A computed fold for a 349-nucleotide RNA from a Sulfuricellaceae bacterium, annotated as Bacterial RNase P class A. It matches the Rfam family "Bacterial RNase P class A". Rfam links the family to the GO terms tRNA processing, ribonuclease P activity and dimeric ribonuclease P complex. Lineage of the source: Bacteria > Pseudomonadati > Betaproteobacteria > Nitrosomonadales > Sulfuricellaceae.
[in-house]
RNA sequence: GAAGCUGGCCAGGCAGUCGCUGCGCGGGCAACCGCGCAGAGGAAAGUCCGGGCUCCGCAGAGCAGGAUGCCGGCUAACGGCCGGACGCCGCGAGGCGAUGGAUAGUGGCACAGAAAACAUACCGCCGAUGGCCGCAAGGCACAGGUAAGGGUGAAAAGGCGAGGUAAGAGCUCACCGCGGGACUGGCAACAGUUCCGGCAGGCUAAACCCCAUCCGGAGCAAGGCCAAAUAGGGAAGCGAUAGCGUGGCUCGCGCUGCUUCCGGGUAGGCCGCACGAGCGUACGGGCAACCGUCCGCCUAGAUGAAUGACUGUCCACGACAGAACCCGGCUUAUCGGCCAGCUUCCCCC
Numbered sequence: 001g002a003a004g005c006u007g008g009c010c011a012g013g014c015a016g017u018c019g020c021u022g023c024g025c026g027g028g029c030a031a032c033c034g035c036g037c038a039g040a041g042g043a044a045a046g047u048c049c050g051g052g053c054u055c056c057g058c059a060g061a062g063c064a065g066g067a068u069g070c071c072g073g074c075u076a077a078c079g080g081c082c083g084g085a086c087g088c089c090g091c092g093a094g095g096c097g098a099u100g101g102a103u104a105g106u107g108g109c110a111c112a113g114a115a116a117a118c119a120u121a122c123c124g125c126c127g128a129u130g131g132c133c134g135c136a137a138g139g140c141a142c143a144g145g146u147a148a149g150g151g152u153g154a155a156a157a158g159g160c161g162a163g164g165u166a167a168g169a170g171c172u173c174a175c176c177g178c179g180g181g182a183c184u185g186g187c188a189a190c191a192g193u194u195c196c197g198g199c200a201g202g203c204u205a206a207a208c209c210c211c212a213u214c215c216g217g218a219g220c221a222a223g224g225c226c227a228a229a230u231a232g233g234g235a236a237g238c239g240a241u242a243g244c245g246u247g248g249c250u251c252g253c254g255c256u257g258c259u260u261c262c263g264g265g266u267a268g269g270c271c272g273c274a275c276g277a278g279c280g281u282a283c284g285g286g287c288a289a290c291c292g293u294c295c296g297c298c299u300a301g302a303u304g305a306a307u308g309a310c311u312g313u314c315c316a317c318g319a320c321a322g323a324a325c326c327c328g329g330c331u332u333a334u335c336g337g338c339c340a341g342c343u344u345c346c347c348c349c
Stems, first nucleotide, its partner, number of pairs: 001345010012314007020039008041320001045331002048329005053219004060251004065215005070084005085099001086097004100210002105208002107204003122150002124146003129143002131140003158176002161173003177199001178197008223271004233262006242256004278297003282293004
């Protein structure tokens, strides 16, 4: 100097004029007026997970169903986060992983190929022994043997080397792979060393399934209070051996009525509604996620839906984009700017 990897921060600022919402104070009978403070995000989006909160259910048990899936830790919890192991990608910093089980069982692997599993013999190789021909040397390749070589394919009776054989084959041996045991290190997943075995053909469970762990339901349009209005209307069914009770079925438990259709009234106001598993600095513990302590701070609550318009100026010349009960995550979209750490390459000293 160039190219990268990881983490964090910002999201137009300042001033003026007019306008909007909430809270507090003051004035006013009230309508309203004045002053002060505050007023959309890093994703507010998706509605994908997990909860807080509210209500139902004597809130129980089982089946079915669903979710997660290496080990350890964090957390209110999670399918999240952190650390580690293993596998793959990258020169590397790093990144990705739907990561338990194929010896419980069932299923699948198109086409090509002889054959895709109770495996098979298309082209091949041998033909020692038996057979045929020949006086013989020898020849043939019938019986038989073979799966090493070739072809097909994503994948073909583990791989490579040596021995052995008629030619071959874990047939034998060494190493690797695979299965199992012991010891060592580690909380563990795993790793290393060593011993035994000739060895169950391989892939697939984001196929069914098995194993382990977990799971009430409905949701702020939850749920309460106030006021007002109407038709305490009509019909049908079940009815204690019944009906109903916040996912399905069974049992249990509780209640005494319940279900369906037609028709009528109301849709107004208030609460819920923001002090929170809240935020910030420092210190301590921890590799980290995170935890603890002291001190400090208060930062939107609309309800047909509040922050808009104009002017001047500065520069990162503004992308993606607007809260609706709240929070922790994940995913997606995105113009630019800044900071810190780390990696690789080139050049010079």